[in-house]
A computed fold for a 122-nucleotide RNA from an Acidimicrobiaceae bacterium, annotated as SAM riboswitch aptamer (S box leader).
It was read from a public genome assembly, where an Rfam model found it.
The model forms 96% of the base pairs in the Rfam consensus.
Its mean pLDDT, the model's own confidence on a scale to 100, is 81.
NCBI's taxonomy places the organism under Bacteria, Bacillati, Acidimicrobiia, Acidimicrobiales, Acidimicrobiaceae.
RNA sequence: GCAUCAUCCAGAGCGGCUGAGGGACGGGCCCUGCGACGCCGCGGCAACCAGUGCAACCCGGGAGGACCGCAGAGGCGGCCGCCCGGGCCCUGCAACAGGUGCCAAUGCCCGACCGAUGAGGA
Numbered sequence: 001g002c003a004u005c006a007u008c009c010a011g012a013g014c015g016g017c018u019g020a021g022g023g024a025c026g027g028g029c030c031c032u033g034c035g036a037c038g039c040c041g042c043g044g045c046a047a048c049c050a051g052u053g054c055a056a057c058c059c060g061g062g063a064g065g066a067c068c069g070c071a072g073a074g075g076c077g078g079c080c081g082c083c084c085g086g087g088c089c090c091u092g093c094a095a096c097a098g099g100u101g102c103c104a105a106u107g108c109c110c111g112a113c114c115g116a117u118g119a120g121g122a
Base pairs, nucleotide, nucleotide: 002121004119005118006117007116008115013042014041015040016039017038021031022030023029025111026110027109028108043103044102045101048099049098051096052094053093054092055091057087058086059085060084061083062082064080065079067078068077069076070075107114
């Protein structure tokens, strides 16, 4: 660089360096010497991926029940909640540690066979 899938009206900024552009592209509208973009430090948001914990769920075991069925020497089976151990493909929650991402404006708005990010892939 390519194709696929998911998401893109929620959320989250301070300081230092630098010094004129930036918001991808066209048009608009904005941000910007009261310092943009970028880089660095610290902080934060979020929950895409993998992990962890809890719940739910599944499996095994235990003691029990005033419930149901079959029995009728008192047991067998079912059902129910509780306790213990294990599993966890899927679901929900947490945000603890990891891989990213993000922290003006709905992806700023409109447009397009547009773009960005994540995940796995050839």